[in-house]
Context: one part of a larger RNA
RNA sequence: CGUAGGAAUCUUGAAGGGAUGUUUCCUUAGUACGAGAGGACUUGGAAGCACUGACCUCUGGUGUACCGGCUGUGGCGCUAGCUGCACCGCCGGGUAGCUAAGUCGGGACAGGAUAACCGCUGAAAGCAUCUAAGCGGGAAGCCAACCCUAAGAUUAGGAUUCCGUGGACCUUCGGGUCCGAAAGACCCCUGGAAGACUACCAGGUUGAUAGGCCGGGUGUGUAAGCGGAGAAAUCCGUUCAGCUAACCGGUACUAACGGUCGAAGA
Numbered sequence: 001c002g003u004a005g006g007a008a009u010c011u012u013g014a015a016g017g018g019a020u021g022u023u024u025c026c027u028u029a030g031u032a033c034g035a036g037a038g039g040a041c042u043u044g045g046a047a048g049c050a051c052u053g054a055c056c057u058c059u060g061g062u063g064u065a066c067c068g069g070c071u072g073u074g075g076c077g078c079u080a081g082c083u084g085c086a087c088c089g090c091c092g093g094g095u096a097g098c099u100a101a102g103u104c105g106g107g108a109c110a111g112g113a114u115a116a117c118c119g120c121u122g123a124a125a126g127c128a129u130c131u132a133a134g135c136g137g138g139a140a141g142c143c144a145a146c147c148c149u150a151a152g153a154u155u156a157g158g159a160u161u162c163c164g165u166g167g168a169c170c171u172u173c174g175g176g177u178c179c180g181a182a183a184g185a186c187c188c189c190u191g192g193a194a195g196a197c198u199a200c201c202a203g204g205u206u207g208a209u210a211g212g213c214c215g216g217g218u219g220u221g222u223a224a225g226c227g228g229a230g231a232a233a234u235c236c237g238u239u240c241a242g243c244u245a246a247c248c249g250g251u252a253c254u255a256a257c258g259g260u261c262g263a264a265g266a
Base pairs, nucleotide, nucleotide: 001152005163006162007161008160009159010158011157015149016148017147018146021049022048023047024046025045026044033038051106052105053104054103055102059100060099061098062097066093067092068091069090070089071086072085073084074083075082076081111143112142117137118136119135120134166179167178168177169176170175184261185260186259187258188204189203190202191201192200209255210254211253212251213250214249215248216247219243220242225238226237227236228235229234
């Protein structure tokens, strides 16, 4: 820009893409078959491997925004307590998120037309012949089926709902220009389990969108101060304390200010 008024939501599916795997075991059955050795078709069931999709409850990894321990050195006047630097200084753990080695799922069933091949009926050619007319069976393959995208599918589809028939000027009376302006949308702003940007999604005071604060959870592992014991190192009590990121709720305290576009058709 188009999809012959302007919008919102939900869709149909032309077409395109993806996937399509395989092994072993049990059973049928040591049956059919076979002198024996051996050893099925078929049926039902189970467990794997590789690949693949999703996810983070569990097991773990990471987790330089959380907690603790330790060393050297510098600083805060000193002690105590903190803190800078030393690969995050080193070490032990670890929330969210992201993850695999973790968890759950997938290839199925059934259908259509066929290939090689197997047939029925059957002449040419009194026979025979699956073929010449005609009719069947038949594959991990083909078409569908399954999953995803999808109406710019210009053949531009469908459904539901919402808005609207004001004013001014020009007019060749067909119409044209402009203004305010509907549903709605956008810019902008607060953000996000969305993201390169864009897009998408949640919100913008009639508000829980983010931050803060409050409560909870989780993690760490019993803070500081004080008291007590001990010559001291240190230990004990207060104290399962203190602190706690991204998690779950609540709460307008802070920030979501301010603007623009948008039909008049039949």